A computed fold for a 345-nucleotide RNA from an Actinomycetota bacterium, annotated as Bacterial RNase P class A. Its mean pLDDT, the model's own confidence on a scale to 100, is 77. It is recorded under the gene name rnpB. The model forms 93% of the base pairs in the Rfam consensus. It matches the Rfam family "Bacterial RNase P class A". Gene Ontology terms of the family: dimeric ribonuclease P complex, tRNA processing and ribonuclease P activity.

RNA sequence: GGAGUCGGCCGGGCGGCCGCGGCGAGGGCUCAGGCCAGCGUCGAGGAAAGUCCGGACUCCACAGGGCAGGGUGCUGGGUAACGCCCAGGCGGGGCGACCCGCGGACAGUGCCACAGAGAACAGACCGCCUCCGCGCUCGCGGAGGCAAGGGUGCAACGGCGAGGUAAGAGCUCACCAGCGGCCGGGUGACCGGCCGGCUCGGCAAACCCCACCCGGAGCAAGGCCAAGCAGGGGGCGGGCGGCCCGCUCGAUGCCCCCGGGUAGGCUGCAUGAGGGUCGCGGCGACGCGGCUCCCAGAGAGAUGGUCGCCCACGACAGAAUCCGGCUUACAGGCCGGCUCCUCCA
Repeated sequence: GGAGUCGGCCGGGCGGCCGCGGCGAGGGCUCAGGCCAGCGUCGAGGAAAGUCCGGACUCCACAGGGCAGGGUGCUGGGUAACGCCCAGGCGGGGCGACCCGCGGACAGUGCCACAGAGAACAGACCGCCUCCGCGCUCGCGGAGGCAAGGGUGCAACGGCGAGGUAAGAGCUCACCAGCGGCCGGGUGACCGGCCGGCUCGGCAAACCCCACCCGGAGCAAGGCCAAGCAGGGGGCGGGCGGCCCGCUCGAUGCCCCCGGGUAGGCUGCAUGAGGGUCGCGGCGACGCGGCUCCCAGAGAGAUGGUCGCCCACGACAGAAUCCGGCUUACAGGCCGGCUCCUCCA
């Protein structure tokens, strides 16, 4: 210098003027509900988004347990919780930094298209070998042996080498993979060593099995006040009763429906699993403690306009109960760790 990989951060800046919303103390007006102007202070995001997970909060339901249903899925940890995060394990990709994936296929059932001879207690198309007959270069036919090589396929019943054989074959042996046992290490996933017999296909986002988790609805939740209409009708249930009919009750308009009325105000609602900083513990996610800060809160919904200077022209996009994640969108830019290649000294 080039190429790459991982992580963190910013996302127009400063000033003047005019505006908008919340809050605060005082002032003015008022029909006592509020309204008005000025002052002070605060006023969107890293994703406020998608609403995909998890929780807080609220109402309803609920003895306990089970069934059904849904979700998660290597191990250990973090957390209020999670499908998130951290650390580790194994497998795959990459020269590498690094990235991606993850329960069980000896519990059972099922499926494996097309191609191919054969797709699961498999199979012989081409081929290899022996024998017999015809033919006698070498081919054809028959009987048998084989699965090394070719071919099909996502996948062909261990791989590779040597021995062995007519040709072959775990038939035998060494190594590797897989399986089982023992020993050792690790909390564990798993790893290492030794021995044994000699080989076992894939799919669980097919049913299923195992382990763990899960009650429902959602701020239009819920609470309070005010106004208005028709305590009008039906159903259902309880009581009286042998049954039907009937009577009566449903208790603060009620268990459900129809019908009728209203759609105004306050609250929930902004001090919180909160932000900053320092110290300590931990590899880390994170936790503990000290100090410090208050940082939107509407209900037709507030952030805008304009001027000057600068960078040189600004992307994706705006809260609506709150919080933790994930995912998606994004002009331009900054910082740091690491890897590979090349050059110079």